[in-house]
RNA sequence: AGCCGGGCGCCGCCGAAUCGCCCACGGGCGAGCCGGGGACCCACCGCACAACUGGGGUGAAUCCUGACCCCGGACCUCCAGUCCGGGGCGGGUAGGGCUGCUUCCCGCCCGAAUCCGUCAGCUAACUCGGUAGGCGGCUCACGGAAGAACU
Repeated sequence: AGCCGGGCGCCGCCGAAUCGCCCACGGGCGAGCCGGGGACCCACCGCACAACUGGGGUGAAUCCUGACCCCGGACCUCCAGUCCGGGGCGGGUAGGGCUGCUUCCCGCCCGAAUCCGUCAGCUAACUCGGUAGGCGGCUCACGGAAGAACU
């Protein structure tokens, strides 16, 4: 001096998930923010019979697909094979995000998880909850281009 990894600090990003006070350090309260339930009006709704299927919420996170793998079931006397369902893995996709604001893509990333328990259209009053997590950069940084605003 370079490279790799870790810690602290600072500046930022996704998200409602921040701020303040108290505390016996377990937590509690308040503000802000976000969400659920819940009237009139509105929306939905032609009638009868039969059959099948539960439905809904938070969130961008849905749906499609396979000469792949595993499990279960059906057909078949058995094998082989086919079909159905579930899971894994892979590919795409509705949609969401990318550093003050807006638009765009020639770039990049995500496209998860979970709750209610047979019950929910909207919804004033009222009422019930949440306020977690996950990342990037090291100042000529945080993808690029155009435009507007401000200085």
Molecule: c-di-AMP riboswitch aptamer (ydaO/yuaA leader)
Organism: Blastococcus sp. TF02-09